[in-house]
This is a predicted structure of an 81-nucleotide RNA (c-di-GMP-I-GGC riboswitch aptamer) from Desulfoluna sp. The prediction has a mean pLDDT of 80. NCBI's taxonomy places the organism under Bacteria, Pseudomonadati, Desulfobacteria, Desulfolunaceae, Desulfoluna. The model forms 95% of the base pairs in the Rfam consensus.

RNA sequence: AGGGAAAAAAGCCAAACCUGUCGUGAGGCAGGGACGGAAAGCCACGGGUCUUGAAAGAUCAAGACAGCCGAGUUACCCCGG
Numbered sequence: 001a002g003g004g005a006a007a008a009a010a011g012c013c014a015a016a017c018c019u020g021u022c023g024u025g026a027g028g029c030a031g032g033g034a035c036g037g038a039a040a041g042c043c044a045c046g047g048g049u050c051u052u053g054a055a056a057g058a059u060c061a062a063g064a065c066a067g068c069c070g071a072g073u074u075a076c077c078c079c080g081g
Stems, first nucleotide, its partner, number of pairs: 002079003012037002017032006035067001041073002045070003048065007
């Protein structure tokens, strides 16, 4: 380079659920909590899912999700050479 199948966790993140708060909503943020994660860091670029509004409808507009899959980008640890 490549890999993280197996084993490990110094350090990192934190699902469901509960509480508070913001939002019409999908959801966001904070605290508790751990199902999990080797990018579960960042990024809405492609696909996807969801929300709100409009439309008879095809669909359009504005949003949400990075813990759905890719692309891009940066990086710890382990294996390996």